[in-house]
Context: one part of a larger RNA
RNA sequence: GCCAAGGAGUGUGUGUCAGUGGCAAGGUGAAGGAGUGAAACUCCAUAGCCGUAGGGAAACCAACAAGCCCGCAUGUGAAGAGGGGCGGCGUGUGAAAGCGCGCGAAGUCACUGGUGCACGACCCGAAACCGCACGAUCUAGGCCUGGGCAGGAUGAAGCCGGGUGAUGAGCCUGGUGGAGGUCCGAAGGGUUACUGCGGGCAAGCGUUCCCAUGACCUGGGUCUAGGGGUGAUAAGCCAAUCGUGUGCGGUAAUAGCUGGUUCCUCCCAAAGUGGGCCUCAGUCCAGCCUCGCCGGAGCAGGCGCCGGAGGUAGAGCUACUGAUUGGAAUUUCAGGGGGAGAAAUCCCUCGAAUUUCAGUCAAACUCCGAAUGCCGGUGCUGCGCAGAUGGCGGGAGUCGGGCACCCGGGGUAAGCCCGGUUGCCGAGAGGGAAACAACCCAGACCAAAGUUAAGGUCCCCAAGUACCAGUCAAGUGAUAAAGGGUGUUGUCUCUCAAAAACAGUGAGGAGGUAGGCUUAGAAGCAGCCACCCUUUAAAGAAAGCGUAAUAGCUCACUCACCGAGAGCGGCGGCCUCGAAAAUGGACGGGACUAAACUGGUCACCGAUACUUUGGAGUUCGAAAGAACUGGUAGGGAGGCGUUGUGCGUGCACAGAAGCACGGACGUGAGUUCGUGUGGAGCGCGCAGAAUUGAGAAUCUUGGC
Numbered sequence: 001g002c003c004a005a006g007g008a009g010u011g012u013g014u015g016u017c018a019g020u021g022g023c024a025a026g027g028u029g030a031a032g033g034a035g036u037g038a039a040a041c042u043c044c045a046u047a048g049c050c051g052u053a054g055g056g057a058a059a060c061c062a063a064c065a066a067g068c069c070c071g072c073a074u075g076u077g078a079a080g081a082g083g084g085g086c087g088g089c090g091u092g093u094g095a096a097a098g099c100g101c102g103c104g105a106a107g108u109c110a111c112u113g114g115u116g117c118a119c120g121a122c123c124c125g126a127a128a129c130c131g132c133a134c135g136a137u138c139u140a141g142g143c144c145u146g147g148g149c150a151g152g153a154u155g156a157a158g159c160c161g162g163g164u165g166a167u168g169a170g171c172c173u174g175g176u177g178g179a180g181g182u183c184c185g186a187a188g189g190g191u192u193a194c195u196g197c198g199g200g201c202a203a204g205c206g207u208u209c210c211c212a213u214g215a216c217c218u219g220g221g222u223c224u225a226g227g228g229g230u231g232a233u234a235a236g237c238c239a240a241u242c243g244u245g246u247g248c249g250g251u252a253a254u255a256g257c258u259g260g261u262u263c264c265u266c267c268c269a270a271a272g273u274g275g276g277c278c279u280c281a282g283u284c285c286a287g288c289c290u291c292g293c294c295g296g297a298g299c300a301g302g303c304g305c306c307g308g309a310g311g312u313a314g315a316g317c318u319a320c321u322g323a324u325u326g327g328a329a330u331u332u333c334a335g336g337g338g339g340a341g342a343a344a345u346c347c348c349u350c351g352a353a354u355u356u357c358a359g360u361c362a363a364a365c366u367c368c369g370a371a372u373g374c375c376g377g378u379g380c381u382g383c384g385c386a387g388a389u390g391g392c393g394g395g396a397g398u399c400g401g402g403c404a405c406c407c408g409g410g411g412u413a414a415g416c417c418c419g420g421u422u423g424c425c426g427a428g429a430g431g432g433a434a435a436c437a438a439c440c441c442a443g444a445c446c447a448a449a450g451u452u453a454a455g456g457u458c459c460c461c462a463a464g465u466a467c468c469a470g471u472c473a474a475g476u477g478a479u480a481a482a483g484g485g486u487g488u489u490g491u492c493u494c495u496c497a498a499a500a501a502c503a504g505u506g507a508g509g510a511g512g513u514a515g516g517c518u519u520a521g522a523a524g525c526a527g528c529c530a531c532c533c534u535u536u537a538a539a540g541a542a543a544g545c546g547u548a549a550u551a552g553c554u555c556a557c558u559c560a561c562c563g564a565g566a567g568c569g570g571c572g573g574c575c576u577c578g579a580a581a582a583u584g585g586a587c588g589g590g591a592c593u594a595a596a597c598u599g600g601u602c603a604c605c606g607a608u609a610c611u612u613u614g615g616a617g618u619u620c621g622a623a624a625g626a627a628c629u630g631g632u633a634g635g636g637a638g639g640c641g642u643u644g645u646g647c648g649u650g651c652a653c654a655g656a657a658g659c660a661c662g663g664a665c666g667u668g669a670g671u672u673c674g675u676g677u678g679g680a681g682c683g684c685g686c687a688g689a690a691u692u693g694a695g696a697a698u699c700u701u702g703g704c
Stems, first nucleotide, its partner, number of pairs: 001704006011119013026050003032044004054061002064087001067086004088103006122260002125257001129250006140224009149214001151184003154180001158176007188211003193207002196205002226242001228238003263639006273286005287398002289395006298383002301381008314368001315366002321362003325358007333351001335350006401425004406420005430441003445615007455605003458590003464602001466601006477592001483577003487574006494567003504561005510534003515529003540555001543554003616629005640693001642690002645687007658677008
């Protein structure tokens, strides 16, 4: 891992609700007893319980078998069980008014089912807590008694000698000597590093490393025990177990946490919100789902019209409050700085205030002010007597939500955090978007055929290599901004132009004069001032280059040649630059210049959508028929199968159950038939009872 078998809402008590049945102003009989062999059953048993009256803390007091009205069930009217509204009554409180609770008789017992509570309470799962025992054959420390430490090195004290000295002490020196928690290094002990190895040779190993006469190592014996020991202290060690050992017991501890929880079909179908909580992984109440009952006529989803409340979007501000840029004027204002003056005071400037001209802002500004939305009325539509809205009761689940468009708050931002309306996912399949919970299309009962939606129609790949008009040259398409682009295309205004524009080419571009000043020089062209006149078709006291200064080359300006458009600016379309990420590389791919983009046209393809036909179920209905039938948590309904039991009825050695293969039936759980195998039991109907259904729980046991 697979297979087989096992494996999880049960029982008792007590509430509550529904169904069914008995009796009913009553209902019921416990323990016990009698009958009987026992059980069942019958009878006795008058204890108790519930009900028949409530109100009040209590003392205590103590209620409509209907006075009036409405009204469902029937075609209309009346009447009208049940139902409703008044009126009345009891009691408590209160001075009273009033208010609270109650009153016009339905319960009770049994069984079945749902559910609450207490119990192990659907099953498995802690770490822990407490008690009583067992442990020092491991290990820690102590005690008793034994054992062990190759070899080498160093060479303390002491002692002897020599030298010196004073035949001293002392010092120097040689020898002897053999000290040491000394050194090197086997045995032995340890365990530094590699943080090597790592289901291994090993719950440890390998290499390296440390100690190795000592606080050394070690055999045997013995002592200390669990909130206790022992500890050169690491909360280390106390039998592979230690921040309180192990075994058993309390014990099925508890677990607001994780996992698991077994057959089928049908109907409906949620919530992740508000409030409370030592509450935030939980739970209670409400909300939202479901089922039943009561009741009996309206309800309010959509659209139109009418009426209404309101201060958002926008806009505006000499309409307020507040903010705010530049200018002007005035006031001189209790201000700051500067100046004049002996002072009074005056002047300049900044500021302030006011006025004014332009220019701007606001969630907590508003002279204004929508659209939506909201409320009421009304008409249509929709839903509703096939019973709605509403009320009562049984059962829940939910209390982690998420995404998108739009509107807000926080944040630099976020697949970020916090809100609002709506939709969707959650709990929604199908088609499209390459793939892709929530984006687009569209809400799947089953089968078949057709038509469309979104999206597509060159190939992968179903359908146009379709048509008309334009754009792009970037493979843009097939990522991005501020800001750029004589890229290309469109449009608008203005100017010039056959009295010849723009560009190009030829020619001219002069004289007074080198203007004056300055300066070494200053001649159009360092600088300052002025910028005139003449000849002209035209030509600046010069726009640029140049020279030391001249010279020289251009320009402006003019003529000629040429011959049709030229130039500045504004606003668009597409394209382009801006443009950097880590293995080689992404339009889904191939590829494409249309198979790209813009506008238009006609076809076609394409879903579980829509249509048609047939069929099934649910609701309603007498029927005909109509509508409906995605679904998690969850509610409700009806079934299939397994094992016993009772009653009834069958099958079987001429072959039961089981097993294998095959056929048929049923929406399904399943059922049935045939053949083989097998070799002795097994069905069906009704009732009734359950240790009643397996794929998951790191499930349990076994097998392979």

Model confidence (mean pLDDT): 86 of 100. Predicted 3D model of a 704-nucleotide part of an RNA (large-subunit ribosomal RNA, domain II) from a Candidatus Parvarchaeota archaeon. It matches the Rfam family "Archaeal large subunit ribosomal RNA". Rfam links the family to the GO terms structural constituent of ribosome and ribosome. NCBI's taxonomy places the organism under Archaea, Nanobdellati, Candidatus Parvarchaeota. It was read from a public genome assembly.